The RNA shown here (transfer RNA) has 72 nucleotides and comes from Ferruginibacter sp. The RNAcentral record of the sequence draws on ENA. Taxonomically the source falls in Ferruginibacter (Bacteria, Bacteroidota, Chitinophagales, Chitinophagaceae). Model confidence (mean pLDDT): 81 of 100.

């Protein structure tokens, strides 16, 4: 230098072009003599930047940043 792949909550990942969601994690509550299990609620996202198609984009096109892999 060339190819492919990945980027969504604190972590880990999900989501047919039509509301962005799960599990751990965190907070409160309940329950127990105490902790720890459980059990219920709750916060938590400009979906990696930027244009662009479309009524409608996490999701399709284009560039462009960072990661990985592979080949020279």
């Nucleotide at each position: 230098g060339g190819a492919u792949g990945a980027a969504u909550a604190g972590c880990u990942c999900a989501a047919c072009g039509g509301c962005a969601g799960a599990g751990c994690g965190u907070a409160a509550g309940c329950u127990u003599g105490u902790u720890a299990a459980g059990c219920u609620u709750a916060g938590g996202g400009u979906u990696g930047a930027a244009a662009g198609u479309u009524c409608g984009a996490a999701u399709c096109u284009u560039u462009c940043u960072u990661c990985a892999u592979c080949c020279g």